[in-house]
Context: one part of a larger RNA
RNA sequence: GCCUGCGAGUUACUGUGCGAAGCAAGGUUAAGGGAUAGGAGUCCCGGAGCCGGAGGGAAACCGAGUCUGAACAGGGCGAAUGAGUUUCGUGCAGUAGACCCGAAGCCGGGUGAUCUAUUUAUGGCCAGGUUGAAGCUUUGGUAAAACAAAGUGGAGGACCGAACCCUAGUCUGUUAAAAAAGGCAGGGAUGAGCUGUGAAUAGGAGUGAAAGGCUAAACAAACCCGGAGAUAGCUGGUUUUCGUCGAAAUAGCUUUAGGGCUAGCCUCAUACAAAUCUUGCGGAGGUAGAGCACUGAAUGGACUAGGGCCUGUCACAGGGUACCAAACCCAAUCAAACUCCGAAUGCCGUAAGACAACGUAUGGGAGUCAGACCAUGGGGGAAAAGCUUCAUGGUCAAAAGGGAAACAGCCCAGACCGUCGGCUAAGGUUCCAAAACAAUGCUCAGUGGAAAAGGAAGUGCGAUUGCAAAGACAGCCAGGAGGUUGGCUUAGAAGCAGCCAUCCCUUAAAAGAGUGCGUAAUAGCUCACUGGUCGAGUAGUCGUGCGCCGAUAAUGUAACGGAGCUAAGCAUUGUACCGAAGCUGCGGGUCAGUAGUUUACUACUGGCGGUAGACGAACGUUCUGUAGGCCGUUGAAGGUGUCCUGAGAGGGAUGCUGGAGGUAUCAGAAGCGAGAAUGCAGGC
Numbered sequence: 001g002c003c004u005g006c007g008a009g010u011u012a013c014u015g016u017g018c019g020a021a022g023c024a025a026g027g028u029u030a031a032g033g034g035a036u037a038g039g040a041g042u043c044c045c046g047g048a049g050c051c052g053g054a055g056g057g058a059a060a061c062c063g064a065g066u067c068u069g070a071a072c073a074g075g076g077c078g079a080a081u082g083a084g085u086u087u088c089g090u091g092c093a094g095u096a097g098a099c100c101c102g103a104a105g106c107c108g109g110g111u112g113a114u115c116u117a118u119u120u121a122u123g124g125c126c127a128g129g130u131u132g133a134a135g136c137u138u139u140g141g142u143a144a145a146a147c148a149a150a151g152u153g154g155a156g157g158a159c160c161g162a163a164c165c166c167u168a169g170u171c172u173g174u175u176a177a178a179a180a181a182g183g184c185a186g187g188g189a190u191g192a193g194c195u196g197u198g199a200a201u202a203g204g205a206g207u208g209a210a211a212g213g214c215u216a217a218a219c220a221a222a223c224c225c226g227g228a229g230a231u232a233g234c235u236g237g238u239u240u241u242c243g244u245c246g247a248a249a250u251a252g253c254u255u256u257a258g259g260g261c262u263a264g265c266c267u268c269a270u271a272c273a274a275a276u277c278u279u280g281c282g283g284a285g286g287u288a289g290a291g292c293a294c295u296g297a298a299u300g301g302a303c304u305a306g307g308g309c310c311u312g313u314c315a316c317a318g319g320g321u322a323c324c325a326a327a328c329c330c331a332a333u334c335a336a337a338c339u340c341c342g343a344a345u346g347c348c349g350u351a352a353g354a355c356a357a358c359g360u361a362u363g364g365g366a367g368u369c370a371g372a373c374c375a376u377g378g379g380g381g382a383a384a385a386g387c388u389u390c391a392u393g394g395u396c397a398a399a400a401g402g403g404a405a406a407c408a409g410c411c412c413a414g415a416c417c418g419u420c421g422g423c424u425a426a427g428g429u430u431c432c433a434a435a436a437c438a439a440u441g442c443u444c445a446g447u448g449g450a451a452a453a454g455g456a457a458g459u460g461c462g463a464u465u466g467c468a469a470a471g472a473c474a475g476c477c478a479g480g481a482g483g484u485u486g487g488c489u490u491a492g493a494a495g496c497a498g499c500c501a502u503c504c505c506u507u508a509a510a511a512g513a514g515u516g517c518g519u520a521a522u523a524g525c526u527c528a529c530u531g532g533u534c535g536a537g538u539a540g541u542c543g544u545g546c547g548c549c550g551a552u553a554a555u556g557u558a559a560c561g562g563a564g565c566u567a568a569g570c571a572u573u574g575u576a577c578c579g580a581a582g583c584u585g586c587g588g589g590u591c592a593g594u595a596g597u598u599u600a601c602u603a604c605u606g607g608c609g610g611u612a613g614a615c616g617a618a619c620g621u622u623c624u625g626u627a628g629g630c631c632g633u634u635g636a637a638g639g640u641g642u643c644c645u646g647a648g649a650g651g652g653a654u655g656c657u658g659g660a661g662g663u664a665u666c667a668g669a670a671g672c673g674a675g676a677a678u679g680c681a682g683g684c
Base pairs, nucleotide, nucleotide: 001684002683003682004681005680006679011096012095013094014093015092016091017090018089019088020087021086022085023084026051027050028049032045033044034043035042036041055062056061065077066076067075068074099237100236102234106227107226108225109224110223111222117201118200119199120198121197122196123195124194125193126191128160129159130158131156135152136151137150138149139148140147164188165187166186169184170183171182172181203219205215206214207213240618241617242616243615244614245613250263251262252261253260254259264368265367266365267364268363269362270361271360272359276354277353278352279351280350281349282348283347289341290339291338295335296334297333299331300330301329304325306324307323308321309320310319311318371396372395373394374393375392376391377390378389379388380387401412402411403410416588417587418586419585421584422583423582427578428577429576430563431562432561436575437574438573439572440571441570442569448565454549455548458546459545460544461543462542463541464540465539466538467537475533476532477531478530479529481506482505483504486500487499488498512527516525517524589608590607591606592605593604594603595602596601619673621670622669623668624667625666629663630662631661638657639656640655641654642653643652644651645650
């Protein structure tokens, strides 16, 4: 892992709804007893007790009333307005382990120091080599000592290094040779050394050269058994079918936030009679917008208090001001907590119409309290987020189908079943791949088929301003001069480093006290400006359509789904077609309503996606009665095939196998249905 078997809402009591049955102002017996062939027993006694029939008051107590009260007042709770009770079934709740499995833990009583920690008693072990303390002897030395040398001696948590003990590093091993080892290298090795045997100390306790270490391979409180089915607001699992309806992820409160309770939303029953939409009419309101009349903000100007600065013959006066600036005025603005104004929607009421069972109340049963994205209006954030938090709507959740290549939340559209019919939606119609043509423009960028500021004689359309046959624009030919090298500055400054002036004047068709290049400064080239030549448009600005650049990423084209496309791209228009589980034709099922008939049919109308969940109807298994029946060796159950049948769980027939039991129908009772629980046991 697979297969087979086992595996989870039970039982008791109490309460409360619903259904059924009995009796009814009553209902009912319990323990116990009796009768009987009676072990699923049955029948009869037994009225103790319980519920109901009257309430009010704390109570005494009173009573259709009573309590409060001084009260004959008022008020509260009652009566008037009558249905209960017993049993069975079933939904739910409570108390019990209460649907099943699952803790870490807590407490009690015991068992452990053969591992290990420390201690204790008694034993054992430490190759070999090195160093050479004290002391002592001799000699030297001294007044005597001290002291010095040589020898002797053999100390040390001394040195090197096996056995032995250990492990800071690293490699291997890591389904190991090993549930802690092996290799290399390393530390101690006469000591606080290592070790044998016996003994002592233990569970909030021991022991600990202290690491929360160790106390029998898992110790921040050992192990075993018990309390015990501890508790688990947590996770997982929870077994046949079909039908009807169908949520929530919100509010308030919560030592509450992944849990609850009540309400909201779902379902079932009963009763009643409303609900929704559209239009008209009547209302309340201060949002969007707008505005500046209030409250504030804020720009420029004018005017002008106050202040600053400067000035002023002590002070006071006075004067100036390119400074700051209240109020008032003009112009132009801003505001969630501004409003002289003010919608659309929405909301309330009312009338009519439409639709159609959508509404309300009471009672039984729930589930939900993590929501997600999209659009719109706001807050937070950064006018970030597949961000966060509200509001209104949608979809998903709980929704399949078609489209968006693929793609819960986007677009279209809501699947009862069958059908090799038809029409459409979104979206599409060259091929992959069902279906397309026509017309008028635009685009040349594969733009289409990703992007900004910004940039550009791309190109279409529109508007507008100059110049132009008295000849424009571009090119070519020619001129472009004189006073003068303007003045200043400067080494120099001559149109052209810089400063000043620039409407300088003259000759002229025209020519700047000079547009650029150039020189040390001149020179030189050129431009403005003018004439000629040529012969028709030329030079700008604005708006707009479609394009261009800006444009760089990691496996491989890879930013149309691909092929490919110059339309098969974009814009506008027309007519077709394709396209879904939508709509529709035909056939069938089921639910609800209505009618007819009648107890199950017929007709019509409408419904039938669905998670949590509510409700309804069924199938099957085991056992009991029916059953002293029926089936069965002319072959039961079980196994394994085939065929038929029902909407399904299922049912029936039959072949082979098997070899002795099985059981209709209608009822009853449950250890009643398996794929999941890292489920349990066995087999492979």
Overview
Predicted 3D model of a 684-nucleotide part of an RNA (large-subunit ribosomal RNA, domain II) from Spirochaeta africana DSM 8902. Its Rfam family is "Bacterial large subunit ribosomal RNA". Lineage of the source: Bacteria > Pseudomonadati > Spirochaetia > Spirochaeta > Spirochaeta africana. The prediction has a mean pLDDT of 85.